[in-house]
RNA sequence: AGAGUUUGAUCCUGGCUCAGGAUGAACGCUGGCGGCGUGCCUAACACAUGUAAGUCGAACGAUGAACCUUGCUUUUAGUGAGGGGAUUAGUGGCGAACGGGUGAGUAACACGUAGGUGACCUGCCCCAGAGAGGAGAAUAACCACACGAAAGCGUGGCUAAUACUCCAUACGGUCGGUUAUUCGAUUAGCCGAUUAAAGCUACGGCGCUCUGGGAGGGGCCUGCGGCCCAUCAGCUAGUUGGUAGGGUAAUGGCCUACCAAGGCGAUGACGGGUAGCUGGUCUGAGAGGACGAUCAGCCACAAUGGGACUGAAACACGGCCCAUACUCCUACGGGAGGCAGCAGUGAGGAAUAUUGGACAAUCAACGAAAGUUGGAUCCAGCAACGCUGCGUGGGUGAUGAAGUUCUUCGGAACGUAAAACCCUGUCAGGAGGGACGAAGAUCUGACGGUACCUCCAAAGGAAGCCCCGGCUAACUCCGUGCCAGCAGCCGCGGUAAUACGGGGGGGGCAAGCGUUGUUCGGAAUUACUGGGCGUAAAGGGCGCGUAGGCGGCCGUUCAGGUCAGGUGUGAAAUCCCUUGGCUCAACCAAGGAAUUGCGCUUGAAACCGUUCGGCUUGAGUGCAGGAGAGGAGGGCGGAAUUCCCGGUGUAGCGGUGAAAUGCGUAGAUAUCGGGAAGAACACCGGUGGCGAAGGCGGCUCUCUGGACUGUAACUGACGCUGAGGCGCGAAAGCGUGGGGAGCGAACGGGAUUAGAUACCCCGGUAGUCCACGCUGUAAACGAUGGAUACUUGGUGUUGGAGGUUUGAGUCCUUCAGUGCCGGAGCUAACGCGUUAAGUAUCCCGCCUGGGGAGUACGGUCGCAAGGCUGAAACUCAAAGGAAUUGACGGGGACCCGCACAAGCGGUGGAGCAUGUGGUUUAAUUCGACACAACGCGAAGAACCUCACCUGGGUUUGAACUGUAGUGGAAACCCUCAGAGAUGAGGGCCUUCCUUCGGGAAUCGCUACAGAGGUGCUGCAUGGCUGUCGUCAGCUCGUGUCGUGAGAUGUUGGGUUAAGUCCCGCAACGAGCGCAACCCCUAUCUCUAGUUGCCAUCAGGUAUGCUGGGAACUCUAGAGAGACUGCCCGGGAUAACCGGGAGGAAGGUGGGGAUGACGUCAAGUCAUCAUGGCCUUUAUGUCCAGGGCUACACACGUGCUACAAUGACCGGUACAAAGGGUUGCUAAGUCGCGAGACCAAGCCAAUCCCAAAAAACUGGCCUCAGUACGAAUUGCAGUCUGCAACUCGACUGCAUGAAGUUGGAAUCGCUAGUAAUCGUGGAUCAGCACGCCACGGUGAAUACGUUCCCGGGUCUUGUACACACCGCCCGUCACACCACGAAAGUGGGCUGUAAAGGAAGUCGCUGAGCUAACCUUUUAGGAGGCAAGCGCCCAAUUUAUGGUUCAUGAUUGGGGUGAAGUCGUAACAAGGUA
Repeated sequence: AGAGUUUGAUCCUGGCUCAGGAUGAACGCUGGCGGCGUGCCUAACACAUGUAAGUCGAACGAUGAACCUUGCUUUUAGUGAGGGGAUUAGUGGCGAACGGGUGAGUAACACGUAGGUGACCUGCCCCAGAGAGGAGAAUAACCACACGAAAGCGUGGCUAAUACUCCAUACGGUCGGUUAUUCGAUUAGCCGAUUAAAGCUACGGCGCUCUGGGAGGGGCCUGCGGCCCAUCAGCUAGUUGGUAGGGUAAUGGCCUACCAAGGCGAUGACGGGUAGCUGGUCUGAGAGGACGAUCAGCCACAAUGGGACUGAAACACGGCCCAUACUCCUACGGGAGGCAGCAGUGAGGAAUAUUGGACAAUCAACGAAAGUUGGAUCCAGCAACGCUGCGUGGGUGAUGAAGUUCUUCGGAACGUAAAACCCUGUCAGGAGGGACGAAGAUCUGACGGUACCUCCAAAGGAAGCCCCGGCUAACUCCGUGCCAGCAGCCGCGGUAAUACGGGGGGGGCAAGCGUUGUUCGGAAUUACUGGGCGUAAAGGGCGCGUAGGCGGCCGUUCAGGUCAGGUGUGAAAUCCCUUGGCUCAACCAAGGAAUUGCGCUUGAAACCGUUCGGCUUGAGUGCAGGAGAGGAGGGCGGAAUUCCCGGUGUAGCGGUGAAAUGCGUAGAUAUCGGGAAGAACACCGGUGGCGAAGGCGGCUCUCUGGACUGUAACUGACGCUGAGGCGCGAAAGCGUGGGGAGCGAACGGGAUUAGAUACCCCGGUAGUCCACGCUGUAAACGAUGGAUACUUGGUGUUGGAGGUUUGAGUCCUUCAGUGCCGGAGCUAACGCGUUAAGUAUCCCGCCUGGGGAGUACGGUCGCAAGGCUGAAACUCAAAGGAAUUGACGGGGACCCGCACAAGCGGUGGAGCAUGUGGUUUAAUUCGACACAACGCGAAGAACCUCACCUGGGUUUGAACUGUAGUGGAAACCCUCAGAGAUGAGGGCCUUCCUUCGGGAAUCGCUACAGAGGUGCUGCAUGGCUGUCGUCAGCUCGUGUCGUGAGAUGUUGGGUUAAGUCCCGCAACGAGCGCAACCCCUAUCUCUAGUUGCCAUCAGGUAUGCUGGGAACUCUAGAGAGACUGCCCGGGAUAACCGGGAGGAAGGUGGGGAUGACGUCAAGUCAUCAUGGCCUUUAUGUCCAGGGCUACACACGUGCUACAAUGACCGGUACAAAGGGUUGCUAAGUCGCGAGACCAAGCCAAUCCCAAAAAACUGGCCUCAGUACGAAUUGCAGUCUGCAACUCGACUGCAUGAAGUUGGAAUCGCUAGUAAUCGUGGAUCAGCACGCCACGGUGAAUACGUUCCCGGGUCUUGUACACACCGCCCGUCACACCACGAAAGUGGGCUGUAAAGGAAGUCGCUGAGCUAACCUUUUAGGAGGCAAGCGCCCAAUUUAUGGUUCAUGAUUGGGGUGAAGUCGUAACAAGGUA
């Protein structure tokens, strides 16, 4: 410090996620030791048991063991008195208000910080001053009696005190008066009234009373600071203040009475929610954010609520009273209790410990002290809960052991790892010694026989967890097969998974490791530091203006802000630094720094602010002008439309893509004249003008707003912005009343359509218009808030002014507007660019992922419609902006192709052949499926082929290699069984070398390695092929441009069959393609002349037959030829195009071969090869028979036809290219024929196949299902073959079906082509209508590129990128989820008005009761108590509201879900932008 994730790729915006740290944690797996810490976060839920606050006998009475003294007696002993004092309950004092726990409540002076208290208190402690004289009455304990189950309690009697009371004294205190002082509070005097005490003692002292001061502690008050919600906006009657009084230690509405009507609030009152606050802790670079366990400070609370008492202090955790709930005891009458002290129990929960030891230390209470007490505390126990330290051994050790895993089978890895040898002894274990902590001379240690030290034995007792697709360090095998599962995000898994599970290996951390939760960080993703708003989320529709914020120039004042110095405080601990102590560390200690804050004080005066004075440039006013659809109201005008009246006139008009509805013979449309009405204002008219925006358009009148220019007279900062607020605000809509020509939602009709609640047409109501009122929204847009200043330019235009000019125009300057282009700069890019989206300042508004949703609820406005404000649950990992490359478009431009058109001939109808689907079957083997499967693999299924089926055999196998063992040659022949494979038997008789031991080769059998598979996967592959397409394209290097994807080049102007060539150009070059080079063909030359040829010569004649010839044809080698080379014209003088000449051929002459980068997971595992999987007495292999040939049907490709341009019967011509010895087969003979017999020639320019056919010619048929057509069927044959039944071809005779030119649709072809005619070949024993090849005859048409299809280039739009066979919207149906509404229902909290009234303080009464004091004493008084009454008041109750939560038949929309239904709204002009 970043990374992953939106896309085909890119940049940006933006969310989600990860890597880090932390934790009072929990869970999973695992677990050796120590140190130091930490440990109910949930139920402030309920609690059994024990314990947590006592102490003082030197305050007091009583009891009184041991012991001491002493008396008496019956002198082993008993008894009495006195002392003594352990101890015990009580009176009394102090403490119990501390310490310990918890965080429920509390948003508050509760806390923090800084102050105030002249408005206060303070036991114990310290200092100082003054005192302590006298007197009295009780009471508990105790005794007696009585009640009760108990808790407890009553009556009577005795008694003490440092308990209680009275008197005296009063330095002083308090109160009153008064004098002086002070601003005042005070302070200092004087007078009067009033107010204290307690003793104990060991004789040292300890206590007591009053007063003043101190220390420490506390009360109260104040400034400032620290949570969320405005969908909480108004709150408040003791409320705010005053006077008087009460109350308190003390101020104060704290309380009461009276008076006044105030007080608080957008700087957030009131209300609601949440929460103890802080030092600090975690994180962060910091600023911040989150938290508030342990430790420390403060606060609050003690089952819940209320109350007071005592006291220095409490409204009191282990005190009291009352109420309530709960629990317990009970003799049913009545009582007892409060673990949020320490342990512990139950419950809750994912979850949190021992009913331990000790007062040894520290500290606290009491005591004079010894001392006692203390679950405070110190220790121990439990828990890997955290931090920290140590160990689980070290060295040597290669045969790189065994084993395991992988393997390309060679090996590699685990791995010096192990074993083995040598060594050490930390921890744990055993034994011995043994602390510090103890102050303080003695004594005193829970921890603890602990830490620590020494010795002993032995490598012995001590390693796991997570991860290994990317982020993110770490890879392989097997299993599984969208299953099981994983997953933090992206995403893995559908038969080769580095992502699931296991193994091996590796990586990380380590007594731990992972997971989960939470929190900070990364996140500049709330942006103070440090973000944005044209198009990504985001500028308010516009103005006026309040509060607020900000504000020109010069001088002055103050010192609030600001700055500087000093000072106080900012507790300690923590963090940081430096040292030190535990062996180190964690931990602990000391010192320092820091604590960014607040207060006080001294100064400075630039800036902000304040005061005063001035200025004119900001702003405004005046004066002089001109421009304008600025606004409001009134009047007027013409054109057009419609309607009405009249004339002319006649059959249509109108409307559309085409029609129809509609109008019209009752006279329309058309045309002329007249009239009525309403609305809107052609031309001018213009990115022209005006206005804040909405908006404003005929002419004219009245009223009226603003801007601009010039001038420089006046004011003197009067300014800018603007939360709330107020006003304006298109269209539609609403209310009332008018108006209504045209247009025209709804609606009706006609069309279109699968439908058409639309688009089109004919009608047509609200509305559109006017007046008044409401609504308050728009893509109210420049998607760009307002103001000011600054920053290169060019060119239009509107309004004004100045200059120049005689004037106009033009030109120049300037101010204000309004456009275009463009520089710097900015921007993600597009773009903006003095009219900024540049550079700055000020103010306002707004944004923070998409959906849910501008929805719900609440509030508010509105007559309504609805507006404004405006969430959450849930859900997704994206949603988006700009630009790029493609693809696509019922976008555009250009171009090409038998693409259309123009033609010729077909297919689709018939019969048959053949292939396919389907069906059937034991099997009908398999593959191929739009073009680019379907006469395709198959250039030939009767057996074989053969992969399929049935049946019969076989298992190292039919074929291959090796090893070991064993036997023998292997073969060949014969017989039997069998369908055959096969089995059984018999015959024959054997290789080479040799050192004679054996070896080599070969065959059979056995065993082991291994074979075999047309079994699966073409979506694991190679190779080969199809297709786009013989289309003209596809790329690269360098350079340049762009943040980048990419672009440029390759685009443009021409041209071409062509990215062919030329020109231009930030490109320059190059490669694969194109073309050419290759083959055939068309012409000629040369060479050569047999088997081919025969012009000339000769012979011969049936024949180049023979001699001969080498001319010609031909054959097959080598060459020539064609290149836009030449001419004319066009064109840019280019490329090139048109025409012409010559030429056999002319503009790539014709044809072939040749197929760029790539696309289709195209085809093929069944040609072959091959990974993986499967199979191994079978999915291998052998054999027989069957099947691939089935047949209601459908399709493709063909053949033959339907006839006269013909069929048939005769006759007569003319090819090319092939093939032939397992062959072609002449001639001859036989057969009607297929063919047979016989047999010459030929290994081929020689012989044969071989007849070419159409054609030509003669004849016949005469338009018919025929003398067309040939299917089908019967009979008889031929040939091939082991074998033609399933299932061959051919022949003869007989039979003679459909079919009379073929619907929608569709195919081929542009010249030697189509059409038509025959010929040959491969395969092959046989089988050809198929395929491949060959020649013969030989056309028609092309105006042209609008349209269909395919393709190319450029451009444009895009929400597509699996790329339009794309994407995608809504209803409906089903399932699930959360939410809203809802008659209501049930809780929580709370307001108001009442009822109620315990305990208790206070007040009043107090006839009853009554020790101290007083008096005139059988008693009375003072004082007190009981009791009663009153105010206040808790629980509780009633009525009625508010708010919130839960729930609710039903209902509403929303979200999600692999395949559902209906349409096709959007994205292209998305087919109606």